RNA sequence: GGGUGCAUAGCUCAGUCGGUAGAGCAGCAGCCUUUUAAGCUGACGGUCGGGGGUUCGAUUCCCUCUGCACCCA
Numbered sequence: 001g002g003g004u005g006c007a008u009a010g011c012u013c014a015g016u017c018g019g020u021a022g023a024g025c026a027g028c029a030g031c032c033u034u035u036u037a038a039g040c041u042g043a044c045g046g047u048c049g050g051g052g053g054u055u056c057g058a059u060u061c062c063c064u065c066u067g068c069a070c071c072c073a
Base pairs, nucleotide, nucleotide: 001072002071003070004069005068006067007066010025011024012023013022019056028042029041030040031039049065050064051063052062053061
């Protein structure tokens, strides 16, 4: 220099033929227990990496930038 992939909750990851986003764990509250742990229940938690474009509508399609990983040279 050229190419490919990834970026979603605090962490690990789902989620696509475009229709206002979920799980597990962690943390929080409650129940249970003499207490803790375990177990059970509940609620909370997200500008879907940044910026544009297409569309009535974008996490999803297109372009670009940033970061990381890998391949070629």
The RNA shown here (transfer RNA) has 73 nucleotides and comes from a Candidatus Moraniibacteriota bacterium.
Its Rfam family is "tRNA". From the family's description: Transfer RNA (tRNA) molecules are approximately 80 nucleotides in length.
The organism belongs to Candidatus Moraniibacteriota, within Bacteria.